A computed fold for a 1402-nucleotide RNA from an uncultured bacterium, annotated as small-subunit ribosomal RNA.
The RNAcentral record of the sequence draws on ENA.
Its Rfam family is "Bacterial small subunit ribosomal RNA".
RNA sequence: AAUUCGCCCUUAGAGUUUGAUCCUGGCUCAGGACGAACGCUGGCGGCAUGCCUAACACAUGCAAGUCGAACGGAGCUGUUUUGAAAGAUCUUUUCGGAGUGAUUUUGAUUCAGCUUAGUGGCGAACGGGUGAGUAACGCGUGAGCAACCUGCCUCGGAGUGGGGGACAACAGUUGGAAACGACUGCUAAUACCGCAUAAUAUUCCCGAAGGGCAUCUUUUGGGAAUCAAAGCUUUAUGUGCUCUGAGAUGGGCUCGCGUCUGAUUAGCUAGAUGGCGGGGUAACGGCCCACCAUGGCGACGAUCAGUAGCCGGACUGAGAGGUUGAUCGGCCACAUUGGGACUGAGAUACGGCCCAGACUCCUACGGGAGGCAGCAGUGGGGAAUAUUGGGCAAUGGGGGAAACCCUGACCCAGCAACGCCGCGUGAGGGAAGAAGGCCUUCGGGUUGUAAACCUCUUUUACCAGGGAAGAAGAAAGUGACGGUACCUGGAGAAAAAGCCACGGCUAACUACGUGCCAGCAGCCGCGGUAAUACGUAGGUGGCAAGCGUUGUCCGGAUUUACUGGGUGUAAAGGGCGUGUAGGCGGGAAGACAGGUCAGAUGUGAAAUGUCGGGGCUCAACCCCGGAACUGCAUUUGAAACCGUUUUUCUUGAGUAUCGGAGAGGCAGGCGGAAUUCCUAGUGUAGCGGUGAAAUGCGUAGAUAUUAGGAGGAACACCAGUGGCGAAGGCGGCCUGCUGGACGACAACUGACGCUAAAGCUCGAAAGUGCGGGUAUCGAACAGGAUUAGAUACCCUGGUAGUCCGCACGGUAAACGAUGGAUGCCCGCUGUCUGCGAUACACUGUAGGCGGCCAAGAGAAAUCGUUAAGCAUCCCACCUGGGGAGUACGCCGGCAACGGUGAAACUCAAAGGAAUUGACGGGGGCCCGCACAAGCGGAGGAACAUGUGGUUUAAUUCGAUGAUACGCGAGGAACCUUACCCGGGCUUGAACUGCAGGCGUACGAUACAGAGAUGUUGAGGCCCUUCGGGGCGCCUGUGGAGGUGCUGCAUGGUUGUCGUCAGCUCGUGCCGUGAGGUGUCGGCUUAAGUGCCAUAACGAGCGCAACCCCUUUCUCCAGUUGCCAUCAGGUUAUGCUGGGCACUCUGGAGACACUGCCACCGUAAGGUGUGAGGAAGGUGGGGAUGACGUCAAAUCAGCACGGCCCUUACGUCCGGGGCUACACACGUGUUACAAUGGGUGGUACAGAGAGUCGGUGCAUCGCAAGUUGCAUCUAAUCAUGAAAGCCAUCCUCAGUUCGGAUUGGGGUCUGCAACCCGACCCCAUGAAGCUGGAUUCGCUAGUAAUCGCAUAUCAGCACGAUGCGGUGAAUACGAUCCCGGGCCUUGCACUCACCGCCCGUCA
Repeated sequence: AAUUCGCCCUUAGAGUUUGAUCCUGGCUCAGGACGAACGCUGGCGGCAUGCCUAACACAUGCAAGUCGAACGGAGCUGUUUUGAAAGAUCUUUUCGGAGUGAUUUUGAUUCAGCUUAGUGGCGAACGGGUGAGUAACGCGUGAGCAACCUGCCUCGGAGUGGGGGACAACAGUUGGAAACGACUGCUAAUACCGCAUAAUAUUCCCGAAGGGCAUCUUUUGGGAAUCAAAGCUUUAUGUGCUCUGAGAUGGGCUCGCGUCUGAUUAGCUAGAUGGCGGGGUAACGGCCCACCAUGGCGACGAUCAGUAGCCGGACUGAGAGGUUGAUCGGCCACAUUGGGACUGAGAUACGGCCCAGACUCCUACGGGAGGCAGCAGUGGGGAAUAUUGGGCAAUGGGGGAAACCCUGACCCAGCAACGCCGCGUGAGGGAAGAAGGCCUUCGGGUUGUAAACCUCUUUUACCAGGGAAGAAGAAAGUGACGGUACCUGGAGAAAAAGCCACGGCUAACUACGUGCCAGCAGCCGCGGUAAUACGUAGGUGGCAAGCGUUGUCCGGAUUUACUGGGUGUAAAGGGCGUGUAGGCGGGAAGACAGGUCAGAUGUGAAAUGUCGGGGCUCAACCCCGGAACUGCAUUUGAAACCGUUUUUCUUGAGUAUCGGAGAGGCAGGCGGAAUUCCUAGUGUAGCGGUGAAAUGCGUAGAUAUUAGGAGGAACACCAGUGGCGAAGGCGGCCUGCUGGACGACAACUGACGCUAAAGCUCGAAAGUGCGGGUAUCGAACAGGAUUAGAUACCCUGGUAGUCCGCACGGUAAACGAUGGAUGCCCGCUGUCUGCGAUACACUGUAGGCGGCCAAGAGAAAUCGUUAAGCAUCCCACCUGGGGAGUACGCCGGCAACGGUGAAACUCAAAGGAAUUGACGGGGGCCCGCACAAGCGGAGGAACAUGUGGUUUAAUUCGAUGAUACGCGAGGAACCUUACCCGGGCUUGAACUGCAGGCGUACGAUACAGAGAUGUUGAGGCCCUUCGGGGCGCCUGUGGAGGUGCUGCAUGGUUGUCGUCAGCUCGUGCCGUGAGGUGUCGGCUUAAGUGCCAUAACGAGCGCAACCCCUUUCUCCAGUUGCCAUCAGGUUAUGCUGGGCACUCUGGAGACACUGCCACCGUAAGGUGUGAGGAAGGUGGGGAUGACGUCAAAUCAGCACGGCCCUUACGUCCGGGGCUACACACGUGUUACAAUGGGUGGUACAGAGAGUCGGUGCAUCGCAAGUUGCAUCUAAUCAUGAAAGCCAUCCUCAGUUCGGAUUGGGGUCUGCAACCCGACCCCAUGAAGCUGGAUUCGCUAGUAAUCGCAUAUCAGCACGAUGCGGUGAAUACGAUCCCGGGCCUUGCACUCACCGCCCGUCA
């Protein structure tokens, strides 16, 4: 060092595709940020920020002036000197005047001060604004200029002599509306112009010595030519001025590298590229020009188009990156649009000039003026962005010697929660857990120590007093902010909280309202009567002077993957090869130093960010210092690797020699079988075709068959997960030409290799052009069928085509859905072709073609030396689904069409693999009256009954495929009753708490009424401790009551799959997981019944058994049952005594278990006319119904949540209805007859019920029934079955069948048989002569047939539930129909095939 282990740092995810799972993959969310905007709300302060849109138009004011120490004037003031005029006062006076002379007016002049239009100087090129343009040496970074300039400033050297002529101002005249001029005349300067002097300046000429980088350059000597100046003042070491050198600063130019998108922009270029010579510039240069040459740029993306100021930085991010370029700083560009120059050190000049355009304004219409992208401000645009403020006090700038002036730069203030930061809205105590609100299971809970109340404090705001720093070396002066910050005092909890959310993601839940409405929603999704999802309230959560929403960017997104993705099936390998550029490349040695690595140096502006420290009370903010700025450049080293180069090697690659294999390719020739056609023969009525047919062919002779011939196409068998080829593809035989692979050998070359954009070949089938050919087959087309239709599948024909030659086209599920090359990594097995050894077999080795697997990979299924493993290199391609491989453009093509290849819009998925189920007109095995074989029915008739429909005042309600329909209802005349009409009641018909009152309650009778009810009211309480209580009525109140709704809110119960054999669990194991295994497989069973096998071993619910009935026997018991024996008695009868033997009854047991035998089988078990046995393989029947399915049924049986009604949706009563009737269906009854019907006689059950009852006997009646007597509370009584049997009549007919309907007369029940009961008698005598399609039940004591009993019930049974009597037929079998079970397979279904889904139309 590597490996391994441990520790540390950075990196966070979630929802959504499915019944569930894993994966792929998109969408969405949680975070941060903002020059923001909008909604609701708003106490204070600090620091920042504030037109992102119309580079739209701008009123008004201000934003660049200054210097009188450059100059001449002008004006004002003062002053010096000096005039002129007026003249108060005072003196004097002759009153005329004289003097004095304040004051005023007006001149000249000296000096000083102030102001400044003009000349002149400097500045105005800075500062300030904006981002339109610009894809550029524009910007960034690093270099270069031996190709350049630089006012003011700094440090040096030298100088400043002497002259001249003008022009403004000014004056006069004059034009114009104005702006602005014109002419004449005068004048100064630091204005202007010569002259002198002058160099280390510039130019030229002649040398010398160095240097470099090509042109060149530096130093130095000599000569020639050319060029300067200005003064001023407050008098100073003043300040200007001129020439010159150097510096500093600022600029100019050039170059390397970097700098957005589009190839559906691939070619661009004429001053274009270069040269020579000029011009021009501060300077290089096609910058410009003349001439000459024909270059230059481009796939490393020219040109064109679109977009954009660039950067320091900012936001985000773990980082790499991505996005951005407000404020601050650097650069650039622009100044109404376009063009141009002038001045100047500097401009091609924001607040200068000229021209042109647009626009605005003035105008006397002739002509003029203007440029807010400076600061404010206005209009407009817009979702949106502030004051027409103060000051030069500070910082900085211009001018000046200075004072000073100017400065919308700047410093401040104002407005705005626009952002960041800080503070406050009180603190402590306080449970009767107050009131109120909300919820409630009515008990309570919660708001909640929250409030009230007590104690305390006073930040901020408010009032008052004091009061700065910012101000400079000292003294003085100077403050817009500002009486601001800050300090002190005062009063008083006083003045100060909202916004959003509460289904999941995502912290936080209840009530009411609403009822797929109103609405919500970022995604998934909520809302259709019990919404934690809408709206409101209470409560809760979060943030907080803010909170939400919207927009944009980054993140999450490893979802463009450099860090850090993929491509067999999810999106994705080019159809295959060859090959250019490019990329990558074997072993050894040497060299170089481009990449690489290390050190140093320069630079990477400041600010920002970061670390440390400091200042504002803290913080934001600001200051100081460090590191960093991962970059670029220069330089010095290192030499492993990459690169370049030299020498060399043989293993990669290639060549030579020998050899065998092969449907490799091309060309030519040959062959037989078959189809079709032609000719001839034989031969006769059909052939052909199909699921079945028809079209078609055939008596003009088909099909069939024989012989001969023609022609085209394809090559049976061999034939094989066999061979060859790059792919497409290649198959009779022979010959010729020809490509590749492989083996053996190791002679030769010596890395010559791999890959492969662009390019160029090849490229199935169909298709196209021209020319041939055409036997078969056969798009289109025609006909026939099928079908609802059938532009299809099937059939008969049939054209292009299929074949050949030449040419085009260039696509396929061109697939191994897997690009090529190289190396490495356990094995087993088959096969083809070589070689070695060998008698074959077998074995070794090399190359192919296959199968199964270890490791490993993979989402899985699977792949696995022929990788989808482990690595390296190169190419191609992918980035959610749809739109769409579409449109447009371009390229190719004769066309068809191919290649390249979007967007709008729309969805929250689309998809892969696997899992469980369900399903399949998939498969296998098996079962069931499922079919089949049978028997009897239904469907036709009449009637009964239920349902639908219709009707109705009402025809109450429910049940509706199987699994509703003789069902709830096991019994509607009233009642029932829930419905309708009408009449009543309202604490109510029934029940109950409380309060008050009353004493009765009950109630005969009579009346009214349809009744309920009302009126009447004779009679009329009990207990008691004497308080009262019971009971009842009235009034009030709290409950009541509801067959009203919701069975989709429920309990309970029930149906069905199905008495089918299944359904699960624990532990273990397998799988990332859903899940699997067990429970599968073989055999067996009625059975997941059992046996064997077995990564399973066990267990549970089901099955079976246990239970009941029945069948046989034994024991016990013996009345109401029985009667063999004994006795008595009767016309007769267990009638009586007696007895329990038998039957029977009811208790207890036994028996049946494949136990025995034979055969088969490992076993389980099966088979047997087996034996035995009453019964034999579950003996028969019943009860018993796993996990679950159908939101199956029932709120009207009952119970119950919620909702609804409360003088009615409650309740009472009378009447009606549930019984209607053009019709349809279900379930039944009776029949259609002779296996029958009628009549007469006669025999044999079981199980039940019974005193409001069952009945017997007798009487009467034809009968239903009536009357009387008697018996039974039941093994005691009733009790007699009917089919059957015997006899007789009927003789095949609408009948002696059938009995509906109707008339008449009765009986019974009941308050009452009209609507609307049952039965009896007489009479009447309908349909119906065995039932279409279709359909139901049944496998043995069964079907069929016959009657009996019971529940309900006053009465009413063709229904239901039970009971026994008589008593069959058939089952070959597993093809089909239906249902079910197990295994397996497919699947785009999972609400599960009554699924899903496509198209058209609306």